This is a predicted structure of a 75-nucleotide RNA (transfer RNA) from Candidatus Yanofskybacteria bacterium RIFCSPHIGHO2_01_FULL_43_42. The sequence is in RNAcentral, with records from ENA. Model confidence (mean pLDDT): 80 of 100. It matches the Rfam family "tRNA". Rfam classes the family as a transfer RNA. The same sequence occurs in records of 3 taxa.
[in-house]
């Protein structure tokens, strides 16, 4: 150069193949409050994400393409 995978909340992760269910769910973190004399566990609530750019479509994380990153395999 070629070909494959993969990229959603601080992290990790479901969804994606097979397009629609309410506001993209869950852990763990976090931050408020309640529980206690304090802290810790524990109960409650919150913020928080689909790498980007364009198609297709009534409707896109999801499908189709381009770009960028990570990763592997090979001339």
């Nucleotide at each position: 150069g070629g070909c494959c995978c993969u990229g959603u909340c601080g992290u990790c992760u479901a969804g994606c193949c097979c397009g629609g269910u309410c506001u993209a769910g869950g852990a763990c973190a976090c931050u408020u409050g309640g529980u206690u004399c304090u802290c810790a566990u524990c109960c409650a609530a919150g913020a928080a994400a689909c790498a980007c750019g364009g198609g297709u479509u009534c409707a896109a994380a999801u499908c189709c393409c381009g770009u960028c990153g990570g990763g592997g395999c090979u001339g």